This is a predicted structure of a 74-nucleotide RNA (c-di-GMP-I riboswitch aptamer) from a Pseudomonadota bacterium. The coordinates come from a structure-prediction model, not an experiment, and the mean pLDDT is 77. It was read from a public genome assembly, where an Rfam model found it.

RNA sequence: AUUUUUUAAAGCCAAACCUACUGUGAGGUGGGGACGGAAAGUCACGGGUCCUACGAGAUAGGCGAACUACCAAC
Repeated sequence: AUUUUUUAAAGCCAAACCUACUGUGAGGUGGGGACGGAAAGUCACGGGUCCUACGAGAUAGGCGAACUACCAAC
């Protein structure tokens, strides 16, 4: 340095729900909260699902792919 793994440690993220704001809507953002997570980090590339003013949008903690990444051990 790479690959695999998650035994240990340091940490990290944050479901449902409540609340404020925002959007036509699906949803999104902030605060609280903690079901869970080894990529629950990024990306809308593919298909799936949802919304729609049928233009197009949302969902990555639904699936696959891609990119990046901490520590320890082998």